[in-house]
RNA sequence: AAAAUACUUCGGGGCAGGGUGCGUUACAUUGAAGCAUUAAAAAGCUUCAAUGUUUAACAAUUCCCGAUCGGUGGUAAAGCCCACGAGCGUUGCGUGAAUAACUUUGCGCCGCGCAGGAUCCGGUGAAACUCCGGGGCCGACGGUAUAGUCCGGAUGAUAAGAAGUAUGAC
Numbered sequence: 001a002a003a004a005u006a007c008u009u010c011g012g013g014g015c016a017g018g019g020u021g022c023g024u025u026a027c028a029u030u031g032a033a034g035c036a037u038u039a040a041a042a043a044g045c046u047u048c049a050a051u052g053u054u055u056a057a058c059a060a061u062u063c064c065c066g067a068u069c070g071g072u073g074g075u076a077a078a079g080c081c082c083a084c085g086a087g088c089g090u091u092g093c094g095u096g097a098a099u100a101a102c103u104u105u106g107c108g109c110c111g112c113g114c115a116g117g118a119u120c121c122g123g124u125g126a127a128a129c130u131c132c133g134g135g136g137c138c139g140a141c142g143g144u145a146u147a148g149u150c151c152g153g154a155u156g157a158u159a160a161g162a163a164g165u166a167u168g169a170c
Base pairs, nucleotide, nucleotide: 004167005166006165007164008163009162010161017065018064019063023058024057025056026053027052028051029050030049031048032047033046034045035044067149068148069139070138071084072083073082074081079137080136087114088113089112090111092109093108094107095106096105097104098103119135120134121133122132123131141152142151143150
């Protein structure tokens, strides 16, 4: 100390505060049914329905105002440039389970496809959609009152990748 091989460790952040109130309960009024009482009714009790009440309570980290966050590689330092990753589907191959069989199905590997998004202006400079100043914008799927921020798949993919150790031609 190159390539290569094996292994180890690491490998995602984020609702301060205020408003509204889907709905649930409570209370009131009216109606219906039942119970009880009565000579018969009314008042009474229970259930249901409708309407009303926030000068009743609970109630969206999802709505509204506002707040706040930014994986990995490349490149002048990047959420918004070029790629990759996370999600879903699937041909093939390997492997397990069920079935008398056809067949169905779980897991893994390689590949393919689909889904989901966003940036401008000025300045500096050799070079910046990356830095500095200013303005703007974006955020998978399932759940739930409509979610980048809550819960879940996920104590996952031993993810993209990062750092290191051993062997190592010479």
Model confidence (mean pLDDT): 77 of 100. FMN riboswitch aptamer (RFN element) from a Chloroflexota bacterium, 170 nucleotides, folded computationally. The model forms 100% of the base pairs in the Rfam consensus. Lineage of the source: Bacteria > Bacillati > Chloroflexota. The sequence was found by an Rfam model in a public genome assembly.